[in-house]
A computed fold for a 72-nucleotide RNA from Candidatus Iainarchaeum sp., annotated as transfer RNA. Its mean pLDDT, the model's own confidence on a scale to 100, is 83. Rfam family: tRNA.
RNA sequence: GGGCCCGUGGUCUAGUGGUAUGACGUCGCUCUCACACAGCGGAGAUAGGCGGUCCGAUUCCGCCCGGGCCCA
Numbered sequence: 001g002g003g004c005c006c007g008u009g010g011u012c013u014a015g016u017g018g019u020a021u022g023a024c025g026u027c028g029c030u031c032u033c034a035c036a037c038a039g040c041g042g043a044g045a046u047a048g049g050c051g052g053u054c055c056g057a058u059u060c061c062g063c064c065c066g067g068g069c070c071c072a
Base pairs, nucleotide, nucleotide: 001071002070003069004068005067006066007065010024011023012022018055026042027041028040029039030038048064049063050062051061052060
């Protein structure tokens, strides 16, 4: 330098055009003498950035940034 793949709450992830799913973690309540476990409930994501297409973009297209693999 060229090709391919990936980037979603603190972490790991689902979803591949129609107001983002779950687990862990976290906070509160119940339970306990207390802790742990368990049960119930809550908060938490401008979807890497900027543009474009579309009535509508996490999803499609382009460029850039970051990471991984391969070729030279």